[in-house]
RNA sequence: CUCAUCAAGAGGGGCAGAGGGAACGGCCCAAUGAAGCCCCGGCAACCACUGCGAUGACUCGCUCCUGAACCUUGCGAGGCCGCGGCAGCAGGUGCCAAUUCCGUCCCGGCGCGACCGCGUCCGGGAAAGAUGAG
Repeated sequence: CUCAUCAAGAGGGGCAGAGGGAACGGCCCAAUGAAGCCCCGGCAACCACUGCGAUGACUCGCUCCUGAACCUUGCGAGGCCGCGGCAGCAGGUGCCAAUUCCGUCCCGGCGCGACCGCGUCCGGGAAAGAUGAG
């Protein structure tokens, strides 16, 4: 930098001793013990690995089309490279308060307001961030 996902799920103990929830605002968590470190446990299934084939990529044959071909249509067979699907496993990561805790920027709705505009509200998208893979 690119792509995918982010409303589900899963905590105990020891050391330690005041912070933490990325930033800012809000709102929360925290001496009934924060961050951090260690041990054990768990969740999930991104990658890896294993299996399967209805479908798909791909290959071949026939067929449709054509003057003949290519392309196209349909059918059959093969097939597992990998982009896709399903199932399993738990090796590499990740994660185990609150939707990524909520908001931030834009659009729409709703409400208030004469207008500019505003918001405890609702929905969608973006940005930012996190995790994985490349």
This is a predicted structure of a 134-nucleotide RNA (SAM riboswitch aptamer (S box leader)) from a soil metagenome. The RNAcentral record of the sequence draws on MGnify.